[in-house]
Context: one part of a larger RNA
RNA sequence: CUCCAGUUAAGGAACUCUGCAAGUUGGUACCGUAACUUCGGAAGAAGGUACACCCUCAGAUGUGACGUCCCUUGCGGGCUGAGCAUCAGUGGGUCGCAGAUAGCAGGGGGUAGCGACUGUUUAUCAAAAACAUAGGUCUCUGCAAACUCGAAAGAGGAAGUAUAGGGACUGACGCCUGCCCGGUGCUGGAAGGUUAAAAGGAGAGGUUAUUUCUUCGGAAAGAAGCUUUGAAUUGAAGCCCCAGUAAACGGCGGCCGUAACUAUAACGGUCCUAAGGUAGCGAAAUUCCUAGUCGGGUAAGUUCCGACCUGCACGAAUGGCGUAACGACUUCCCCACUGUCUCAACUGGAGGCCCA
Numbered sequence: 001c002u003c004c005a006g007u008u009a010a011g012g013a014a015c016u017c018u019g020c021a022a023g024u025u026g027g028u029a030c031c032g033u034a035a036c037u038u039c040g041g042a043a044g045a046a047g048g049u050a051c052a053c054c055c056u057c058a059g060a061u062g063u064g065a066c067g068u069c070c071c072u073u074g075c076g077g078g079c080u081g082a083g084c085a086u087c088a089g090u091g092g093g094u095c096g097c098a099g100a101u102a103g104c105a106g107g108g109g110g111u112a113g114c115g116a117c118u119g120u121u122u123a124u125c126a127a128a129a130a131c132a133u134a135g136g137u138c139u140c141u142g143c144a145a146a147c148u149c150g151a152a153a154g155a156g157g158a159a160g161u162a163u164a165g166g167g168a169c170u171g172a173c174g175c176c177u178g179c180c181c182g183g184u185g186c187u188g189g190a191a192g193g194u195u196a197a198a199a200g201g202a203g204a205g206g207u208u209a210u211u212u213c214u215u216c217g218g219a220a221a222g223a224a225g226c227u228u229u230g231a232a233u234u235g236a237a238g239c240c241c242c243a244g245u246a247a248a249c250g251g252c253g254g255c256c257g258u259a260a261c262u263a264u265a266a267c268g269g270u271c272c273u274a275a276g277g278u279a280g281c282g283a284a285a286u287u288c289c290u291a292g293u294c295g296g297g298u299a300a301g302u303u304c305c306g307a308c309c310u311g312c313a314c315g316a317a318u319g320g321c322g323u324a325a326c327g328a329c330u331u332c333c334c335c336a337c338u339g340u341c342u343c344a345a346c347u348g349g350a351g352g353c354c355c356a
Base pairs, nucleotide, nucleotide: 001351002350003349004348005347006346007345008344010342011341014340019337027053028052029049030048031047036041038172055093056092057091058090059087060086061085062084063083067079068078069077070076071074095099107335108334109333110332112330113329114327115326119131120130135170136169137168138167139166140165141164147156148155149154173322174321175320176319178252179251180250183249184248185245186244187243188242189241192240193239194238198234199233203229204228205227206226207225210221211220212219213218253271254270255269256268257267280314281311292308293307294306295305296304
């Protein structure tokens, strides 16, 4: 010097990202217990017991061993009553400084955020506000179900049958969930347009029996057959098209003016849009400017709580706003408590270092 333990004057979080760590509290019984609340809770709330608690002797209650007696000899009955357990704001006695005697054994309260809750998770840096959840909604599926695995057979779904099963989103509960179907998706429709293979075969080309011409080399025309190509026309779904649908993917404006102080604008004008953000909330886990402004708490508060609304860039099942209970979650405050600190000291033990 390091580590593991322990003690500490005065102060008591001044430490620090943070009371991290340590400490405080701690059992049983009794008294007593707030807001809020889903009436269950919250609650061991909190706070107290200056004579509650050890040992011992008394009492009561329950149970009932050994022993003994009786007979109808039974898993029988009577008597006795050890031991054990329980009860009591009981009485007496007794010991210590101290009786929950050591060890084991909640610190408490308040505010706010998030998530309803118990649960699950990154085996080995993350336990959470992430995942799940009951509940809610939409959608598909009539059973040889949809869907999944599998070239297939077959299997799961299910020895189930729409109060069932699959998929998606949301996430207890309470109050609610506004407007937009123009785009994308999905569902439905079928008049018209477009449209494949296929059908079709107008027409065109190649070949040439033959005919004609010939400068006898050849040239031209050319039926049938074979063959190459091929227009019109017919032709499904799809797409175009027409509707519906947002707890489908998603979206939810701008400029200018106006009231008898000023300011502001209930009001008006205008442009654009599919429609222009409703309720509720709002400097928020979202606010850049920002340490916004005001209020509270402090002597002093970039955090916190309550408001305001100028929402850079909240907003309604990518759910909105509340919410008792719950949380090894996150923020702030208070009481208690402390070597966290002012500021360090000492003690015990284990190392390190030096010498043998």

Large-subunit ribosomal RNA, domain IV from a Bacteriovoracaceae bacterium, 356 nucleotides, folded computationally. Taxonomically the source falls in Bacteriovoracaceae (Bacteria, Pseudomonadati, Bdellovibrionota, Bacteriovoracia). RNAcentral holds the full RNA, with entries from ENA.